Predicted 3D model of a 97-nucleotide RNA (Glycine riboswitch aptamer) from a Pseudomonadota bacterium. The sequence was found by an Rfam model in a public genome assembly. Of the family's consensus pairs, 86% are formed in the model. The prediction has a mean pLDDT of 79.

RNA sequence: CAGUCUUUUGCGGGAGAGAUCGAUCCGGACAAAAAGGAUUGACGCCGAAGGAGCAACCGCCUCGGAAACUCUCAGGCACAGGGACCGCAAAAGGAGG
Numbered sequence: 001c002a003g004u005c006u007u008u009u010g011c012g013g014g015a016g017a018g019a020u021c022g023a024u025c026c027g028g029a030c031a032a033a034a035a036g037g038a039u040u041g042a043c044g045c046c047g048a049a050g051g052a053g054c055a056a057c058c059g060c061c062u063c064g065g066a067a068a069c070u071c072u073c074a075g076g077c078a079c080a081g082g083g084a085c086c087g088c089a090a091a092a093g094g095a096g097g
C1' cells in the first nucleotide's frame, strides 16, 4: 500500500419443532375459581449454542485437520431469550506486494 486470513467487540438480519397431557408449588387472596409462572413425570417433535460420528477433501502424510451430512448426550418446541451463519464498522495479530 492493498483490504487477503484469523480472533475480539459493536450494530443489523437470522430458521425449525406440543401455547401438549398429568402432578406439586407459587400466584390470584380475606375465601373460592381462572389466567400466568416454576419444578417434575409421560408421550410426540426440532437442529443453527455446545458435543459426538462417518466422510469427500486437505496437510507437515507411521499421524493429523475436516461439513450446513448424520446422531440427538446436551440444548430447544407461544412471546422473550438464545441462535450456526451472513453483512457493515473498529481494534489486534499473521500472510502478501
Stems, first nucleotide, its partner, number of pairs: 001096001004094010018043001020042007044077003050073001051071003057065003